[in-house]
RNA sequence: CCGUGCUAAGCGGGGUACUAGGGGUGCCUUGUAUCCGAAAUCCUCUUCAUGCGGAGCUGAAUUCCCUGCCGGAGGGGCAUGGUGACAUCGGGACUAGCACCGAGUACGACAGUGUUGAAGAUCGUGUCCUGCGCGGCGGGAAGCCCGUGAACCGGGUCAGGUCCGGAAGGAAGCAGCCCUAAGCGGCGCUUGCCGGGUGCCGUAGGGUCGCACGAUUGGAGCUGACGUCUCGGUUGGCGCCGACGUCACCUGUUCCGAAGGCAGGGUGCACGG
Numbered sequence: 001c002c003g004u005g006c007u008a009a010g011c012g013g014g015g016u017a018c019u020a021g022g023g024g025u026g027c028c029u030u031g032u033a034u035c036c037g038a039a040a041u042c043c044u045c046u047u048c049a050u051g052c053g054g055a056g057c058u059g060a061a062u063u064c065c066c067u068g069c070c071g072g073a074g075g076g077g078c079a080u081g082g083u084g085a086c087a088u089c090g091g092g093a094c095u096a097g098c099a100c101c102g103a104g105u106a107c108g109a110c111a112g113u114g115u116u117g118a119a120g121a122u123c124g125u126g127u128c129c130u131g132c133g134c135g136g137c138g139g140g141a142a143g144c145c146c147g148u149g150a151a152c153c154g155g156g157u158c159a160g161g162u163c164c165g166g167a168a169g170g171a172a173g174c175a176g177c178c179c180u181a182a183g184c185g186g187c188g189c190u191u192g193c194c195g196g197g198u199g200c201c202g203u204a205g206g207g208u209c210g211c212a213c214g215a216u217u218g219g220a221g222c223u224g225a226c227g228u229c230u231c232g233g234u235u236g237g238c239g240c241c242g243a244c245g246u247c248a249c250c251u252g253u254u255c256c257g258a259a260g261g262c263a264g265g266g267u268g269c270a271c272g273g
Stems, first nucleotide, its partner, number of pairs: 001273006009058003012030005020046005034055004064266007074256006081250006088243004097238002100233005106228003110224004120217008128206006134199002137195003141191004145186004154179004162171003
């Protein structure tokens, strides 16, 4: 130096998130890079951490490892930065921009109503208040009526029985029956008293802003909601100003940095010729 067979190593990288920290699954990016399996209240490790388990391929160099340079996708941090949106807090203002409330009826269009008589005016009545009367309702009272109402100590009549009498006859009298007193009861009747969240009642007086009705007059408007306009108000709901915060985008700066490119260096073992 050549050949054969092996081995280390490689078969994607970066950012972000998570973590005490390193990787992986996740997300973003680069862009093509062996296959299979598990992995987020997760999987695997501990600064020699840069994944775990199984299979396969390449294999000591264009291919593995290290260093430097170019490059710059993308991402992270920071900013008294800029713009916008949102939230909270504070402030201020009327000459009133929006919103809200009220009024005007000025204008507009619409609907209804009106010469079968609008607006307006005058009068009356009612609606309102007070007194009286009447009615009704409720509660007491008195009287009347009806009913009931006494073992004996109320009345009448008193069977039976009792008593007096020679007899005729007489006496007292229980039960029963008929009454009655006090009392009790009655959606009953009458009278009188008291009361009221009492009345399509009567009457007298007062009041009469408004409303309703009617009469007279009058002779064409009146009413409704809406839009525009005008006037007044609300004192803060926005818009305005300030502070703080969050988010998005932009700008600046800084850090990391993939793909791609260039240069330099490093890395074995066995056998045979």
The RNA shown here (Bacterial large signal recognition particle RNA) has 273 nucleotides and comes from an Acidimicrobiia bacterium. Its Rfam family is "Bacterial large signal recognition particle RNA". It is annotated as a non-coding RNA gene. Its family is annotated with signal recognition particle, plasma membrane targeting and SRP-dependent cotranslational protein targeting to membrane, signal sequence recognition in the Gene Ontology. About the family: The signal recognition particle (SRP) is a universally conserved ribonucleoprotein involved in the co-translational targeting of proteins to membranes. The sequence was found by an Rfam model in a public genome assembly.